Predicted 3D model of a 250-nucleotide part of an RNA (large-subunit ribosomal RNA, domain VI) from Mucilaginibacter endophyticus. Taxonomically the source falls in Mucilaginibacter (Bacteria, Pseudomonadati, Bacteroidota, Sphingobacteriales). The coordinates come from a structure-prediction model, not an experiment, and the mean pLDDT is 89. It was read from a public genome assembly.
Context: one part of a larger RNA
């Protein structure tokens, strides 16, 4: 811009892509076949690899939020307890989050017209013949069915339901993250829990500091503390303020 009035939610599916893969093993059965050796089809269950998709409850990775130990050195006048810098100094853990080496799915199943093929019935041609008329089976291949998109499908589809200036919706603006270069989206905006604070707390880390006991002393121990908490949940303390502007017969 259009979809001959604005909108706001629901939706059909015309079309389009995406998948479609295979091995073993148990059982039909040492069965049918075969002198034997040997050794099935059908058919019905088990595990597997590769591909893929979505997730993180589980093992693990990563975690310059975090705890904690430490070494050299300044710095906080000293002690003590702390900071800073040294690759994040260095090591040991590691929450959220994103991850595979993890976990859970998936390919089907089925129906429909077929292919080569096998066929029934059946004349041309008194036999024959699957074919001419007729009519059945038949394959990861076609067409549905499974998943995503889809009404610019200009053939512009349908359905509730709101508004026509006492104006529905919409924007801008502002907290933000399940979302992100930007934009878009998606939540919320005081009729609030949308961030931050603030308490709780799963959870991680490992027993804070002061102190008193013991040891000359390093240290131990009373003592699962103390600190952090990207998750969760609860609280208007803070900031999401007023307002403006677009907006319907062309």
């Nucleotide at each position: 811009c259009g979809u001959a009035g604005g909108a706001a939610g629901u939706u059909u599916g015309a079309g389009u892509g995406g998948g479609g893969c295979u091995g073993a093993c148990c059982u039909u059965a040492g069965u049918a076949c075969g002198a034997g050796a040997g050794g099935a089809c059908c058919g019905g269950g088990u595990u597997g690899g590769a591909c893929u998709a979505a997730c993180c409850u589980c093992u693990g990775g990563u975690g310059a939020a975090u705890c904690u130990g430490u070494u050299a050195u300044g710095c906080c006048g000293c002690c003590a307890g702390g900071u800073g810098u040294a690759c994040u100094g260095c090591a040991g853990a590691g929450u959220a989050g994103c991850u595979a080496c993890g976990u859970u799915g998936g390919g089907a199943a089925u129906a429909g017209a077929u292919a080569a093929g096998c066929g029934c019935u059946g004349a041309a041609a008194g036999c024959a013949u699957c074919u001419a008329a007729g009519u059945g089976c038949g394959a990861a291949a076609c067409u549905a069915g499974c998943c995503a998109c889809a009404a610019g499908a200009u053939g512009a589809g349908a359905c509730u339901u709101c508004c026509a200036u006492u104006g529905a919706g919409g924007g801008u603006c502002g907290u933000a993250g399940g979302a992100g270069a930007c934009u878009a989206c998606u939540a919320c905006g005081u009729u609030g829990a949308u961030a931050g604070g603030u308490c709780a707390u799963a959870g991680g880390u490992a027993u804070a500091a002061a102190g008193g006991u013991g040891g000359u002393g390093a240290c131990a121990u009373c003592a699962u503390a103390g600190c952090c908490g990207a998750g969760u949940g609860a609280u208007a303390c803070u900031a999401a303020u007023u307002g403006c502007c677009c907006g319907a017969a062309g």